[in-house]
A computed fold for a 362-nucleotide RNA from an Acidimicrobiia bacterium, annotated as Bacterial RNase P class A. Taxonomically the source falls in Acidimicrobiia (Bacteria, Bacillati, Actinomycetota). The model forms 93% of the base pairs in the Rfam consensus. It matches the Rfam family "Bacterial RNase P class A". Gene Ontology terms of the family: ribonuclease P activity, tRNA processing and dimeric ribonuclease P complex. Rfam's curators write: Ribonuclease P (RNase P) is a ubiquitous endoribonuclease, found in archaea, bacteria and eukarya as well as chloroplasts and mitochondria. By type it is a ribozyme. The prediction has a mean pLDDT of 78.
């Protein structure tokens, strides 16, 4: 110059009217401050709060699954080791176990798992035929041997190379590869390097059943508390007759007062000072993060407020155009609802910083 690769961050801005929801102030009028987001979303994950259950144990379900740290805590973050992609930069991995058991591998292929023989070699030994001096020699592919080398396949039961054979094979050797042990030396560990023995391969596939190990009580702010009308419910007292009076008993408006409680309209409270937020040139850490210090208060609705026009300014995008500018339309995704920390998801446009490659020019 040009194509990538990380990490952070903005996501219209300023002013004026008019409305809306909260707090305070105020006798009224009305003044004043606050009023979505990085995703408030998805409800996937961990909590934090609440009520409800709970001696201890197993089973069953359901998640988590290298290591070492951060966290309130985690399936999240950060470092690392290991695989695996990329020239890097970086990236992506549910990354225990398959020599406990059970089960699958479509299609092609002979054969897909203690395999198999289509083509293929081979026919030493047995059979057959011919030649030749009880032996031998040719030929033939019958029995029968082999799996080197083609083929099928995603994958064919280690790789090269040599011995050795009728032809071949870990049959046997020497090196490599992988398993398993063991010893040494690194790391706190996952691991790594190096040596030695060993049988000579024991495939593949647990986001299939399963084994192992670790975790896990349930339900959720419509949690849960507190105040509570009306109505319906149960008490208590007041009327009138008998009667000298009270107690009793009968009658009677089925009326008035007052008092209980349980709960439902509805209202408060949970509910915004907190695992708060910004800020630091400070300390510990590689780093997440943690400590100090300083400054801030910053939505709380309840069918649910956060909206509307106007003016200048940014930026796209259309048209005009006298190339000075005019005019017109738009500014992504989306929007609280107990509350906090994460994933993941949607996002027009831009800004910042650090690194790879490539080619050029000095």
């Nucleotide at each position: 110059u040009g194509a990538g690769c990380c990490c952070g961050c903005c996501g219209g801005g300023c002013g004026g009217c008019c409305g809306c929801g909260g707090c305070g102030c105020c006798u009224c009028c009305g003044c004043g401050c606050c009023g979505a987001g990085g995703a408030a979303a998805g409800u996937c994950c961990g909590g934090a709060c609440u009520c409800c259950a709970c001696a201890g144990g197993g089973c069953a379900c359901g998640g988590a699954g290298c290591u070492g740290g951060g966290u309130a805590a985690c399936g999240c973050c950060c470092a690392g080791g290991c695989g695996g992609g990329g020239c890097g930069a970086c990236c992506c991995g549910a990354c225990g176990g398959a020599a406990a058991g059970u089960g699958g591998a479509a299609c092609a292929g002979a054969g897909a798992g203690c395999a198999g023989a289509c083509c293929g070699c081979c026919g030493a030994u047995g059979g057959c035929c011919g030649c030749c001096u009880u032996g031998g020699c040719g030929g033939c592919a019958c029995a029968g041997g082999c799996a080197a080398g083609g083929g099928u396949g995603a994958a064919a039961c280690g790789g090269u190379g040599g011995u050795g054979u009728a032809a071949g094979a870990g049959a046997c050797c020497a090196c490599c590869a992988g398993c398993g042990c063991c010893c040494c030396g690194g790391g706190c560990g996952a691991c790594c390097g190096g040596g030695g023995c060993g049988g000579c391969u024991c495939g593949c596939u647990a986001a299939a059943c399963c084994c192992c190990u670790c975790c896990g009580g349930g339900a959720g702010c419509a949690a849960g508390g507190c105040c509570g009308a009306g109505c319906a419910g149960g008490g208590a007292c007041c009327g009138g007759g008998u009667g000298g009076c009270c107690c009793g008993c009968c009658c009677g408006a089925u009326g008035g007062u007052c008092c209980c409680g349980g709960g439902u309209a509805g209202g408060c409270c949970g509910c915004a000072g907190g695992a708060g937020c910004c800020c630091g040139a400070c300390c510990g850490g590689c780093a997440a993060c943690g400590g100090c210090g300083g400054g801030c208060c910053u939505a709380g609705a309840u069918a649910g407020a956060u909206g509307g026009c106007c003016g200048c300014c940014g930026c796209c995008g259309g048209c005009c155009c006298u190339c000075g500018g005019g005019c017109c339309g738009g500014c992504a995704c989306a929007g609280a609802a107990u509350c906090c920390g994460g994933c993941u998801u949607a996002c027009a446009g831009g800004c910042g910083g650090g690194c790879u490659c490539a080619c050029c020019a000095c």